Annotation: The RNA shown here (Lysine riboswitch aptamer) has 162 nucleotides and comes from a mouse gut metagenome. The sequence is in RNAcentral, with records from MGnify. The prediction has a mean pLDDT of 79.
RNA sequence: UGAUAGAGGUGCAGUUCUCAUGAGUAUCCCCCCGCAGGGCCAGGCAGCCGCGGCAGGAGAAAGGGAGGCCUGCCGAGGGAAGGCAACGGUGCCUGCCGCUGUCUUUUCGGGCCGUCGGGGAAUACCCGCCGGACUGUCACAGUAUCUGUGGAGCGCUAUUGG
Numbered sequence: 001u002g003a004u005a006g007a008g009g010u011g012c013a014g015u016u017c018u019c020a021u022g023a024g025u026a027u028c029c030c031c032c033c034g035c036a037g038g039g040c041c042a043g044g045c046a047g048c049c050g051c052g053g054c055a056g057g058a059g060a061a062a063g064g065g066a067g068g069c070c071u072g073c074c075g076a077g078g079g080a081a082g083g084c085a086a087c088g089g090u091g092c093c094u095g096c097c098g099c100u101g102u103c104u105u106u107u108c109g110g111g112c113c114g115u116c117g118g119g120g121a122a123u124a125c126c127c128g129c130c131g132g133a134c135u136g137u138c139a140c141a142g143u144a145u146c147u148g149u150g151g152a153g154c155g156c157u158a159u160u161g162g
Base pairs, nucleotide, nucleotide: 001161002160003159004158005157006156009074011073012072013071014070016068017067018066019065027058028057029056032053033052034051035050038049039048040047041095042094043093044092045091046090077108078107079106080105081104082103083102084101085100087098088097089096109135110134112132113131114130116128117127118126119125137151138150139149140148141147142146
C1' cells in the first nucleotide's frame, strides 16, 4: 500500500402487515341566516366557482409515527450546501414554495437522556447546536481483565499479497 473476512448493539435502512393519531377534521347532502364582490401560492393574461356561518345526517385520505415479520447491511446511514431533472400548488409565461430522484462537495464512531432552536396538527416523532453519563475501538500513563487522559469510522480486528 492492496485484497478478503469480521466486530460494535436499545446499531442502520428498506418492503410489507397491524395499530393509534390525523378527525368527527377535509369533503358531500339537507335546513336556515347574513353579505357584494370574493376565492383558486405571487405578478400578468385566461379559465372556473357566488361567498361566509349555525344546527342535523354521512364521513375519509396523505404526510409524520409505534410495533411485528422479512430483506439488505456495519458510512450502515443521517445532516448541510450547491447543480440538474420530474412531479404538485386551476391553464400558459416569469417567479416562489413543497416534494422526489440523481450528481458534487462537506460533516457526524454508536445509541440514550436533558436544555434551547427549527420542522410537525401534535404532548408523537424528526433534525441541529450545546451539555451529561454510557458503550465499542485505538493510543498513552499508572506493576493493572482495572482506572485515568486523549483521538476519530479517512478508524479498529483477523488472514493474506506486494
Overview
Its Rfam family is "Lysine riboswitch aptamer". The literature on the family includes a 2003 paper in Genes Dev by Sudarsan et al., "An mRNA structure in bacteria that controls gene expression by binding lysine". Rfam describes the family as follows. Riboswitches are metabolite binding domains within certain messenger RNAs that serve as precision sensors for their corresponding targets.